About this RNA
Predicted 3D model of a 75-nucleotide RNA (transfer RNA) from an Anaerolineaceae bacterium. Its mean pLDDT, the model's own confidence on a scale to 100, is 82.
[in-house]
RNA sequence: GCCCCUAUUGUCUAGUGGUUAGGACGCAGCCCUUUCAAGGCUAAAACCCGGGUUCGAAUCCCGGUAGGGGCACCA
Numbered sequence: 001g002c003c004c005c006u007a008u009u010g011u012c013u014a015g016u017g018g019u020u021a022g023g024a025c026g027c028a029g030c031c032c033u034u035u036c037a038a039g040g041c042u043a044a045a046a047c048c049c050g051g052g053u054u055c056g057a058a059u060c061c062c063g064g065u066a067g068g069g070g071c072a073c074c075a
Base pairs, nucleotide, nucleotide: 001071002070003069004068005067006066007065010025011024012023013022018055028042029041030040031039048064049063050062051061052060
């Protein structure tokens, strides 16, 4: 330098055009318990950035950023 893959709540992850963006753990509140743990209920919290296509984009396209991998170069 070229090519490929990945990026979603605090963490892990589902979601391949119309979902209120779902689940688990965690955090907070409540219930239960003599107390704690366990358990139950509730709530808050996320689509890497900028454009484009579309009636409609987390999803498709382009560019960028970050991470990973392959190839090439390296007297």

It was read from a public genome assembly. Rfam family: tRNA. Rfam classes the family as a transfer RNA.